[in-house]
RNA sequence: UGCAGUCGAGCGAGAAGUCCCGGCAACGGGAUGAGUACAGCGGCGAACGGGUGAGUAACGCGUGGGUAAUCUACCCUCCAGCUCGGGAUAACCUGCCGAAAGGUGGGCUAAUACCGGAUGAUGUUCCCGUGGGGAUCCUGCGGGAAGCAAAGGGGGCGAGCGUAAGCAGCUCUCACUGGAGGAGGAGCCUGCGUCCGAUUAGCUAGUUGGUGGGGUAAUGGCCUACCAAGGCGACGAUCGGUAGCCGGCCUGAGAGGGCGACCGGCCACACUGGAACUGAGACACGGUCCAGACUCCUACGGGAGGCAGCAGUGGGGAAUCUUGCGCAAUGGGCGAAAGCCUGACGCAGCGACGCCGCGUGGGCGAUGAAGGCCUUCGGGUCGUAAAGCCCUGUCGGGUGGGACGAAUCUCCUGGUGGCGAAUAACCACCGGGCUUGACGGUACCACCGAAGGAAGCCCCGGCUAACUACGUGCCAGCAGCCGCGGUAAUACGUAGGGGGCGAGCGUUGUUCGGAUUUACUGGGCGUAAAGCGCGCGUAGGCGGCCUGAUAAGUCGGAUGUGAAACCCCUCGGCUUAACCGAGGAUCCGCAGCCGAAACUGCCAGGCUUGAGUCUAGGAGAGGAGAGCGGAAUUCCCAGUGUAGCGGUGAAAUGCGUAGAUAUUGGGAGGAACACCAGUGGCGAAGGCGGCUCUCUGGACUAGUACUGACGCUGAGGCGCGAAAGCUAGGGGAGCGAACGGGAUUAGAUACCCCGGUAGUCCUAGCCGUAAACGAUGGGCACUAGGUGUGGGAGGUAUCGACCCCUCCUGUGCCGCAGCUAACGCAUUAAGUGCCCCGCCUGGGGAGUACGGCCGCAAGGUUGAAACUCAAAGGAAUUGACGGGGGCCCGCACAAGCGGUGGAGCAUGUGGUUCAAUUCGACGCAACGCGAAGAACCUUACCAGGGCUUGACAUCCCACGAACCUUCCCGAAAGGGUCGGGUGCCCGCAAGGGAGCGUGGAGACAGGUGGUGCAUGGCUGUCGUCAGCUCGUGUCGUGAGAUGUUGGGUUAAGUCCCGCAACGAGCGCAACCCUUGCCAUUAGUUGCUACAUUCAGUUGAGCACUCUAAUGGGACUGCCGGUGACAAACCGGAGGAAGGUGGGGAUGACGUCAAGUCCUCAUGGCCCUUAUGGGUAGGGCUACACACGUCAUACAAUGGCGCGUACAGAGGGUUGCCAACCCGCGAGGGGGAGCCAAUCCCAGAAAGCGCGUCGUAGUCCGGAUUGGAGUCUGCAACUCGACUCCAUGAAGUCGGAAUCGCUAGUAAUCGCAGAUCAGCAUGCUGCGGUGAAUACGUUCCCGGGCCUUGUACACACCGCCCGUCACACCAUGGGAGUGGGUUUCACCAGAAGCAGGUUGCCUAACCGCAAGGAGGGCGCCUACC
Repeated sequence: UGCAGUCGAGCGAGAAGUCCCGGCAACGGGAUGAGUACAGCGGCGAACGGGUGAGUAACGCGUGGGUAAUCUACCCUCCAGCUCGGGAUAACCUGCCGAAAGGUGGGCUAAUACCGGAUGAUGUUCCCGUGGGGAUCCUGCGGGAAGCAAAGGGGGCGAGCGUAAGCAGCUCUCACUGGAGGAGGAGCCUGCGUCCGAUUAGCUAGUUGGUGGGGUAAUGGCCUACCAAGGCGACGAUCGGUAGCCGGCCUGAGAGGGCGACCGGCCACACUGGAACUGAGACACGGUCCAGACUCCUACGGGAGGCAGCAGUGGGGAAUCUUGCGCAAUGGGCGAAAGCCUGACGCAGCGACGCCGCGUGGGCGAUGAAGGCCUUCGGGUCGUAAAGCCCUGUCGGGUGGGACGAAUCUCCUGGUGGCGAAUAACCACCGGGCUUGACGGUACCACCGAAGGAAGCCCCGGCUAACUACGUGCCAGCAGCCGCGGUAAUACGUAGGGGGCGAGCGUUGUUCGGAUUUACUGGGCGUAAAGCGCGCGUAGGCGGCCUGAUAAGUCGGAUGUGAAACCCCUCGGCUUAACCGAGGAUCCGCAGCCGAAACUGCCAGGCUUGAGUCUAGGAGAGGAGAGCGGAAUUCCCAGUGUAGCGGUGAAAUGCGUAGAUAUUGGGAGGAACACCAGUGGCGAAGGCGGCUCUCUGGACUAGUACUGACGCUGAGGCGCGAAAGCUAGGGGAGCGAACGGGAUUAGAUACCCCGGUAGUCCUAGCCGUAAACGAUGGGCACUAGGUGUGGGAGGUAUCGACCCCUCCUGUGCCGCAGCUAACGCAUUAAGUGCCCCGCCUGGGGAGUACGGCCGCAAGGUUGAAACUCAAAGGAAUUGACGGGGGCCCGCACAAGCGGUGGAGCAUGUGGUUCAAUUCGACGCAACGCGAAGAACCUUACCAGGGCUUGACAUCCCACGAACCUUCCCGAAAGGGUCGGGUGCCCGCAAGGGAGCGUGGAGACAGGUGGUGCAUGGCUGUCGUCAGCUCGUGUCGUGAGAUGUUGGGUUAAGUCCCGCAACGAGCGCAACCCUUGCCAUUAGUUGCUACAUUCAGUUGAGCACUCUAAUGGGACUGCCGGUGACAAACCGGAGGAAGGUGGGGAUGACGUCAAGUCCUCAUGGCCCUUAUGGGUAGGGCUACACACGUCAUACAAUGGCGCGUACAGAGGGUUGCCAACCCGCGAGGGGGAGCCAAUCCCAGAAAGCGCGUCGUAGUCCGGAUUGGAGUCUGCAACUCGACUCCAUGAAGUCGGAAUCGCUAGUAAUCGCAGAUCAGCAUGCUGCGGUGAAUACGUUCCCGGGCCUUGUACACACCGCCCGUCACACCAUGGGAGUGGGUUUCACCAGAAGCAGGUUGCCUAACCGCAAGGAGGGCGCCUACC
């Protein structure tokens, strides 16, 4: 700011302005404006249309009925009428009050405004008579009484009247009055349906009904007076919470679930609350009054307002539009009409908010361009994609054309019909004409132009379609669930590529689905969540056989209704679609009607099989009460008797010389009842156990008779209900919470011991729980068996049922079908069915809190939520584990021998130090380990001085061959420099080539840099333990099992037997090497019976030894015994050897993310004048300490000295080195021999013989230190080994603890070798001497098999519980405090309506008047 006005054809009044005239002006007059604008009286409308969902759990809504209990303006049809009067009033004029809004006094006036009279009926009210109907009444017909109406406006004609204006009259039309009916609308009543909470169980005083009255259009307790005491409620009243309801919408296979935007129907609301007025209709969105909150105006005295209409503003919010155009269409109000009004509506605008359609181009185009990305460097991919060539032209842009939606109304005109006296007017219809478009610069069409302007979003670990690279490094981040990220991330971020959808794509929220995860369709309850502890029984649910009847359920048929829209089908209209139109189908429902009668129900009658009664009988720890008994414990008295008793793993506390324990006799008292005794009995469950009596419940068997469905279950309810506990009173022997003491222990508020109070017992009363368990509710029926046992009966045979058979009823076990997730259940079901009850819906929070009920209390019962987790569970499987069990091994323990741990030294490690002390190895299984050789080298480390295509490989270019060599600087590396020197192949030569060197450029080299948790290979370890698996079959839903378990046996999964297994593989064993015996062959360098010699030296020989090749031998083969007629074991014989003869090599599937990137190899990462390469020096050798492993000792089984005997296995030519000489010695000289059964290393040592020492820090021990040397080596300072002289330390056998070894072993003794220039107490080998002990498997450690438990499975070094500390989240309590809602009692009471009225006012009517009737104001009362 507009959205509800309109009608001048109901009525009266009636401008301003402009122009003209008069007038000086004020002003007056006229024309026009115009009978216009504005306002008023009056009528109709304003109760529609439009908005919203606050309230409402209600007859509000839906659906079907009723109204005989009702109303209805305008519209339609019909009947009848429309007459005569009267008094006011607004506007207007004028006075006054007020800031305003407005108010008030006086005066004039009209009407379709108001009032009175007349007339009036089939209508209203009442009465009478008579029919009909579903009958508190309705309705038809006839008669009677009373009361009640009205308004005019417009058009035409107008022969009558009038001078005229005009009037009468006629007619048409619009209004008006009374009535009847209709249509549409509305009110009221009613069956059924309509959310959650029982932690809301009782609610109700106008409450329920009646009578009279009032009130309404109308029924009614709607209101009132009186009377009665009712009404509602587990089929959920009342209360609390939430919510407008429906057609429908979303979802779903459906059933269902969720929702109630748009469109349509109903309801409710209009600032909040209350109220009525007007009216046909309202308790009234854009009316009134009152109260309240808020906003605005004010002169402070008072006033104004209500967008949940359309736009728009502010606020709130994650978020929701233009203060647009138009009444052209549709619809509405008013009007006779033109028309006016209409934010209804029609359009446009904004928003990808949704649905639909379309475009962003199409074809050809491989050097597969450039570029990006990846790469195994070959290539692959983006990719015909692009470029390029040839086309097309939607949308957008420009130009031009250009609809439908419009038919009208009115008017003009032609015609037909109606009315009428009428050819008038009017009305209806048909035709022609004129006119009307907001959208709209529209749709649509043509032309121009040009691939030109038009693609994004999400995702790529699995679910789920789509993978690479880089970056990052449990960071940054992702995430719907599982889960990704700790240096190779398809999971984070980016890129390339790919997938999906596309003008959209993701996210968030919400609903349904999936979810048979609330199970009606369509689930469960032994162990996963879930059977009430048990019974009696109310309501309810369910219920045997036959007959008849009925028709409530049920079934069939037609009828009414089930609005339209929507959904579905068909057809049609926009180019298609979305969208729209038409027809059909559907609306699964409700209602009354007709029919059927099987089933259920109800009614009637009958039946006996369900149930019950009766008779006979026996069984039983069934219950209650009373009495009685013996054994035992304890205590008391007395006797005997003496030093202990008691108790424990061992003890102690305790008891005992005041006489215990033990034992004998006597007595007291309480409690419980051994044997019998039993997967026996009884009971509903809890539970019940000596004997006798009394009272009493139930079950069972047999049997006729009787009742005639009397039954089953059972929400609430009632009762019973172990133990503990509580109240009162008794009782109290034993036992025994609490408590005291003693032990144990780190502690021990426990386990064990000594005491001991409540309690345990009785009476009366509470409590009401439990693993109250068969973790299995009750009843009935059906569905293979076998075998025990309790009670009873029958049968057969018999002299006699004890043994036999059958039936019933209990109670166990096994087992089929079937069921079960499996375990298991299986006529005592967890099988198959029916009926009833209880209960469950992830874990924790929690059986907790609050509330209610119960209780004396303890507590019980009912029983949540916040919050939190991604699980919590069941059964079974395989492992692993157990201070579970069984069986069995191993120097595992035990038995023994020798060590370590103490000493000094050697060596490795930790630590520390350092420029560096390079690195790795860390329980066993790192630590004399990688190291089988660190002075330089090694060497990887450190400080320094130097190099940069490099010390090394490949390729290219240039020069030179290579190579040898002098000198200078330098620590060296390296740099510089002199001289010599030309080879091989091809070629006539020039020249070229191979190879090497130098220089140069770049590709590249190089790295003992990191990652052994990216890897290969190799290795350690369990463990030389006896195991680990597979195929087929079988069993199991499956994991998996079986085989591989079992009985024996073995060193052995070795073998035998058995067996739903049968076989097989990797392991074991054997085959291999070595050693022990023999044989054969061979006979030098070996050997020597013969000869010879100093000597196997020589001859001879190959017998022996030996050597080294081939064989033999041993197999439980033989005998005896045991065993199962087996495997095998024990003993024996023979034999060199006997039960794998000894030793070695040999290491299953796997485990330890074991070890190694520093042997090697290798992915990716890192360095590139250095993390590469070269060099000299230093370091790896440090030293306050700690540990591991050795060697040597502490001595007399010894040390020392002298003498003397015997090995094996090895090594040796840049080597081993003899004899001989020198040196005290290491060693030096020397040079023979030996490529080695020949020569050398090489003396073996312990041993043996003799001597000495005499228990001492020594004639033990040898560290340390001084001196002097030797050898190797370029070089022994840091930092070698050895020799000689001197020095002579600790140490007198080693704490806790700990290691090795079972026979040629331990112990002890020496020898050799690898590495190596040199360096050995280490390592690897070799032989010499050469023991002790093993009862045994209880214990420690490790291991194998079977079995068992498990909440473990990175597997017991597991898992896991609670307190405390800190932080955070959620919740409860809390002195209280604030608010909301509700109830009860009381106070006050606006507007309003009703009633009253002695006050005041008052046109119409009555009355001559006074006055009255009626009305209004005021006041009062009730309600509020």
RNAcentral holds the sequence, with entries from ENA and SILVA. Predicted 3D model of a 1424-nucleotide RNA (small-subunit ribosomal RNA) from an uncultured Bacillota bacterium. It matches the Rfam family "Bacterial small subunit ribosomal RNA". Its family is annotated with structural constituent of ribosome and ribosome in the Gene Ontology. Its mean pLDDT, the model's own confidence on a scale to 100, is 85.